[in-house]
RNA sequence: GCCCCGUUCGUCUAGCGGCCUAGGACGCUUGGUUUUCAUCCAAGUAAUCAGGGGUUCGAAUCCCCUACGGGGCA
Numbered sequence: 001g002c003c004c005c006g007u008u009c010g011u012c013u014a015g016c017g018g019c020c021u022a023g024g025a026c027g028c029u030u031g032g033u034u035u036u037c038a039u040c041c042a043a044g045u046a047a048u049c050a051g052g053g054g055u056u057c058g059a060a061u062c063c064c065c066u067a068c069g070g071g072g073c074a
Stems, first nucleotide, its partner, number of pairs: 001073007010026004018057001027045006050066005
C1' cells in the first nucleotide's frame, strides 16, 4: 500500500428493510421474602445501534467515506 471481517444499554448479546424510537441475560436501583446477609420474587434503570454522507415512502439492517480493533497478501 491492497483486500476481507467486526463496532448495538455499564458488560455479554439478539436483530437479516416496516411487526423494533430496539428484545434478552448479567449488573445497578427500589420494594417484597429473611432476625441480618446471601438466595429467590416483583418493578424499574440504561443503547440518537462507532462518526458522517447517500439510497429508499421507510435504514441498526443496503451503498460510500472516515475512525478504531482483528486477519490476510505484498